[in-house]
Context: one part of a larger RNA
């Protein structure tokens, strides 16, 4: 896709349009970093308002937002496995040692007050604090310079040890006065990454020449670092039938399917690693991005408008729609794992954990069980004598798996509190065979045969073929094979 369809367990579930996009949610977090008081409460009031402490919108400020999730477009690539390198590299948070943490100073939000714009928003003046921003100091250290030495290598060199000169640091909060959690400075380390290389893994020769920053060098530049990675100027290389460059397809491997293996075909779901966020380009903050849920530029689209001008990005979770032969719920829950903030309590978390929907796939379970010939009826064949259906039923005894009820009920929680799943799961008792069988096929291959209708019709077929009047091969009925909540067909790999 057709017929069927009783139960649980663990999976699993848009391969098509990386079409398109209503709704919701999916990254916050901190008062123990600071200034406050917009709302609330509790005291007092002269009803104008003032105090307290909490909590704490919205603000500055720090850390997170690069993780997590989700797609496989692009890529044939040092992308990805492997094995090595780096004497050319970086690294927030975390661990471990060593030092230090002084003294200043001006702003800018919020907040008034004006202005101005349909909104998005903005300007102006005025005022403030800080772990926010800048100078001074000071230098255990450290960087660079110069100079004197000491090892040791792997080509450029690395590794240290004196001396001197120049440059370079910080923030302070809480308190129980005990501390404590920050903050700088510099070694070490852990963890993450960056970069190079040897080998490996797809089709085409109806692609045979490809390459100007192309191949190299010197000087600069630039980067965390090499390095035509970029620029000047020299040289003319450089790869290539051991397939250069073109063109086509591809996300790569662990591994999946199949096969005694050898191989073949795939890369769903898990897990590494790359690459993508609406098309295409740019930076910026930052320890880290060239940044899915920022930022600017531009195209397409698309929503709002007072037409001046603004908003938007579901390959997140659900849902939708549109494609399509096809693939779910606009659920609970942070109680556990894990993550972000915080000192903590705690907050976030469609991560995750459940759970709902689908026989989508595996496994498991049942739909009774012993006994029961007069070989009942009914059916269906007959040679009318019978045979088959069939111990099959009915009857007798039983069981209670599942079902229905009623009652008990976790374990997962570490930790006194604290369970979403869930009144599940599982336990007792009760009821009562009760609630549960299709589907294919029976001419050979290949397990399974009669009647009867039809008459080269109507049909059937995977191949070989069957139907033109006795058709085991079509239809239907009896019967009988084969598998069973599944049986058949299609398509796809081996």
């Nucleotide at each position: 896709u057709g017929c069927u369809u009783g139960c649980g367990g663990c999976g699993u579930g848009c391969c098509u349009a990386a079409g398109a996009a209503a709704u919701g949610c999916a990254a916050g977090u901190c008062g123990a970093a600071c200034g406050g008081a917009a709302a609330g409460g509790u005291c007092c009031u002269u009803c104008g308002g003032g105090a307290c402490a909490c909590u704490c919108g919205a603000g500055u400020g720090g850390c997170g937002a690069a993780c997590g999730g989700u797609c496989g477009c692009g890529u044939a690539a040092c992308a990805c496995g492997u094995a090595a390198g780096c004497a050319a590299c970086c690294u927030g948070c975390c661990u471990c040692a060593a030092a230090g943490u002084g003294g200043g100073g001006g702003a800018c939000a919020a907040c008034a007050g004006c202005c101005u714009g349909a909104a998005a928003g903005g300007g102006c003046u005025g005022c403030u604090a800080a772990u926010a921003c800048c100078g001074c100091a000071u230098g255990u250290g450290g960087c660079c310079a110069a100079c004197c030495g000491g090892g040791g290598g792997c080509a450029u060199c690395c590794c240290u040890g004196g001396u001197u000169g120049u440059c370079u640091a910080a923030a302070g909060g809480a308190u129980u006065u005990a501390u404590u959690c920050g903050c700088u400075u510099u070694g070490a380390g852990a963890u993450g990454g960056g970069c190079u290389u040897g080998c490996g893994g797809c089709c085409u020769a109806u692609c045979a020449g490809g390459u100007a920053g192309u191949u190299g060098g010197u000087g600069g530049g630039g980067u965390a670092a090499u390095g035509g990675c970029c620029u000047a100027c020299c040289a003319a290389g450089c790869c290539u039938u051991c397939g250069a460059c073109g063109g086509g397809u591809a996300g790569c491997u662990g591994g999946u399917c199949u096969g005694a293996g050898a191989g073949g075909a795939c890369g769903a779901u898990c897990a590494g690693c790359c690459g993508g966020a609406u098309u295409g380009g740019g930076a910026c903050u930052g320890a880290g991005a060239u940044a899915c849920g920022g930022c600017c530029c531009a195209g397409a689209c698309u929503c709002c408008u007072a037409c001046g001008g603004g908003g938007g990005g579901c390959a997140g979770c659900a849902a939708u729609u549109a494609g399509g032969a096809a693939u779910c719920u606009u659920g609970c829950a942070c109680a556990a794992u894990g993550g972000g903030c915080g000192a903590a309590a705690g907050c976030c978390u469609g991560a995750u954990g459940c759970a709902g929907c689908g026989a989508c796939g595996c496994c498991g379970c049942g739909u009774g069980a012993a006994g029961g010939a007069u070989g009942a009826a009914g059916g269906a064949u007959c040679u009318c004598g019978g045979u088959c259906u069939g111990u099959a039923a009915a009857c007798u005894u039983c069981u209670u798996u599942u079902a229905a009820g009623u009652g008990g009920g976790a374990a997962g929680a570490a930790a006194u509190u604290u369970g979403a799943c869930g009144g599940u799961a599982c336990c007792a008792c009760u009821u009562g065979a009760a609630u549960a069988a299709g589907c294919c096929c029976c001419g050979g291959c290949u397990a399974a045969c009669u009647a009867c209708g039809u008459g080269c019709c109507a049909g059937c077929a995977g191949c070989c073929g069957c139907g033109g009047u006795a058709a085991u091969a079509c239809g239907u009925a009896g019967g009988g094979g084969g598998c069973g909540a599944g049986c058949g067909u299609u398509g796809u790999c081996c």
Predicted 3D model of a 494-nucleotide part of an RNA (small-subunit ribosomal RNA, 5' domain) from a metagenome.
The RNAcentral record of the full RNA draws on SILVA.
The prediction has a mean pLDDT of 83.
Rfam family: Bacterial small subunit ribosomal RNA.